[in-house]
C1' cells in the first nucleotide's frame, strides 16, 4: 500500500428475493424442590460500527470513514 471478509441484545451467532428484528446461552420474576443445580412458565434488554445517497420504505443496495482478520506486495 492493494485486495476480500467481518461489524445486528451482555456473549455466539441468524436475519435467503429491501417491507417498522430474532435463537441459543446469560440475566430478572414465579412455580416446582429442604436448599442449591436441574426442569417448567412468563418477561426486560438491540434502532443493526460511524455519517452520506437511492427508494414511499434501507440491518439488508450505493459511496465515503472506523475497527478486526486474512491474502498479496
Nucleotide at each position: 500500500g492493494a485486495u476480500u471478509g467481518a461489524u445486528u441484545a451482555g456473549c455466539u451467532c441468524a436475519g435467503c428475493a429491501g417491507g417498522u428484528a430474532g435463537a441459543g446461552c446469560a440475566c430478572c420474576u414465579g412455580c416446582c424442590u429442604u436448599u442449591u443445580a436441574a426442569g417448567c412458565a412468563g418477561g426486560g434488554g438491540g434502532u443493526c460500527u460511524g455519517g452520506a445517497g437511492u427508494u414511499c420504505g434501507a440491518g439488508u443496495c450505493u459511496c465515503c470513514a472506523a475497527u478486526c482478520a486474512a491474502u498479496c506486495a

This is a predicted structure of a 73-nucleotide RNA (transfer RNA) from a Salinivirgaceae bacterium. The organism belongs to Salinivirgaceae, within Bacteria. Rfam family: tRNA. Rfam links the family to the GO term triplet codon-amino acid adaptor activity. From the family's description: Transfer RNA (tRNA) molecules are approximately 80 nucleotides in length. RNAcentral records the identical sequence in 2 taxa. Its mean pLDDT, the model's own confidence on a scale to 100, is 81.